[in-house]
RNA sequence: UGGUAGAGGCGCGGUAUUUAUCAGUACCACUAAAACCUGACGGAAAAUAAGUAUUUCCGCCAGGGGCGCGGGAGCGCACGGCAGGGUGCCGUAUAAGUGGGAAAGGAGAUACUGCCGAAGGAUUCUCUCCUGCCCUGGGGAGAGGGUUCUGGGCCGUCGCAGAAUAUGCGCCGGACUGUCACAGUGCCAGGGAGCUUCUGAUCCCCGGCAUCUGUGGAGCGCUGCUGU
Repeated sequence: UGGUAGAGGCGCGGUAUUUAUCAGUACCACUAAAACCUGACGGAAAAUAAGUAUUUCCGCCAGGGGCGCGGGAGCGCACGGCAGGGUGCCGUAUAAGUGGGAAAGGAGAUACUGCCGAAGGAUUCUCUCCUGCCCUGGGGAGAGGGUUCUGGGCCGUCGCAGAAUAUGCGCCGGACUGUCACAGUGCCAGGGAGCUUCUGAUCCCCGGCAUCUGUGGAGCGCUGCUGU
């Protein structure tokens, strides 16, 4: 320097099943209202000498239920469905009651499976799909590539995402854990020195080991085998 096989543990990803949440929410049907519109009737006010008429307001009734036209079918217009242009489709403020009543995204659990930069985050580029269709933007989902950060999970503060007190992600902090380096301590082997009753213990050097202690590093790491 390369190849290959491995280890870490509340380890990582994927898929399937299932559970709760979302939510008695969205939505659907019906009921009686109601903003508002049209018309009839009654009343009040204004200006006028007075009346008629007009306008405004209030009450009540009938019809409608975005507005207008029409006997109706329907037509036109307005507004909404991410923004602008074109084109098409659907719908018609609002709240209440009754009866029905979800789903997606995000999670938990279990099983299976692939794995140990597993994987995740940030940023950037390209492509595909969705947002009715076309064009230009915006938003969302997915796939691939580049750069960069993180050893691992756990707990906590804060921030962001989220319907959420779930959960996820990120910064920071904490203890824990795997690994390596260095230092210490202990044990063991070897060598040396002097002492010596020749058995021993002591000291020094070098090396190895550790359910040990401390400090530090980062997966571009660590361990085994192996090639050059």
A computed fold for a 228-nucleotide RNA from a mouse gut metagenome, annotated as Lysine riboswitch aptamer. Its Rfam family is "Lysine riboswitch aptamer". Gene Ontology term of the family: lysine biosynthetic process. The sequence is in RNAcentral, with records from MGnify.